About this RNA
This is a predicted structure of a 74-nucleotide RNA (transfer RNA) from a Candidatus Dojkabacteria bacterium. The sequence is in RNAcentral, with records from ENA. Its mean pLDDT, the model's own confidence on a scale to 100, is 81. Rfam family: tRNA. The family's RNA type in Rfam is transfer RNA. Its family is annotated with triplet codon-amino acid adaptor activity in the Gene Ontology. The source organism's lineage runs through Bacteria, Bacteria candidate phyla and Candidatus Dojkabacteria.
RNA sequence: AGGGCCAUAGCUCAACUGGUUAGAGCAGUCGCCUUAUAAGCGACAGGUUGUUGGUUCAAAUCCAACUGGUCCUA
Numbered sequence: 001a002g003g004g005c006c007a008u009a010g011c012u013c014a015a016c017u018g019g020u021u022a023g024a025g026c027a028g029u030c031g032c033c034u035u036a037u038a039a040g041c042g043a044c045a046g047g048u049u050g051u052u053g054g055u056u057c058a059a060a061u062c063c064a065a066c067u068g069g070u071c072c073u074a
Stems, first nucleotide, its partner, number of pairs: 001073007010026004019057001028044005050066005
């Protein structure tokens, strides 16, 4: 320098080739249980889906550029 892949909650990951509340586990908060703690059980909170544009009635999903990470080639 050229090319491929990835970016969704604090962390690890889902979300059927666009469709009507974006979810799960762990972590967190509260409650139950316990003499107490842990474990277990229940509830709650937590997201401008990397950024900016575009397409569409509708975008996490499609397109472009950019940013970051990773891999391959030179």